Guanidine-I riboswitch aptamer from Rhodoferax lacus, 108 nucleotides, folded computationally. The prediction has a mean pLDDT of 81. RNAcentral holds the sequence, with entries from Rfam. The source organism's lineage runs through Bacteria, Pseudomonadati, Pseudomonadota, Comamonadaceae and Rhodoferax. Its Rfam family is "Guanidine-I riboswitch aptamer". Rfam describes the family as follows. This family represents a conserved RNA structure found upstream of the ykkC and yxkD genes in Bacillus subtilis and related genes in other bacteria.
RNA sequence: UGAAAAGACCGCUAGGGUUCCGGGCGCAAUACCAGUUGCGCUGUCUGGUCCGAGAGCUGUCGGCCGCACAUCGCUGCGGCUCCACGGAGGGACAAAAGCCCGGGAGAA
Numbered sequence: 001u002g003a004a005a006a007g008a009c010c011g012c013u014a015g016g017g018u019u020c021c022g023g024g025c026g027c028a029a030u031a032c033c034a035g036u037u038g039c040g041c042u043g044u045c046u047g048g049u050c051c052g053a054g055a056g057c058u059g060u061c062g063g064c065c066g067c068a069c070a071u072c073g074c075u076g077c078g079g080c081u082c083c084a085c086g087g088a089g090g091g092a093c094a095a096a097a098g099c100c101c102g103g104g105a106g107a108a
Stems, first nucleotide, its partner, number of pairs: 007061003011057002015051002020048002022045001023042008062081007069073001083103001085106001089101003
């Protein structure tokens, strides 16, 4: 200086917000009250739905290597698939984020 399967995906979690549900508050209608219904505000509401990791977890597929065989296969078995600090800014959905740009810029 350059290259890499440093691959793809299901499920989940840390994390994230507020469309929807639920919670809280206010107003109105109704009602003797309790309550019910409608509208508005609230995520500085632990929640459910939702979003969700390259550098989080699990699994599947894929890739590579080795071995086995009256069977040579779209076969079986085993192994490897490591490491990974990181803005600012921008983008999407209702919105935000460890999402995406991005294993980017930069640092080491």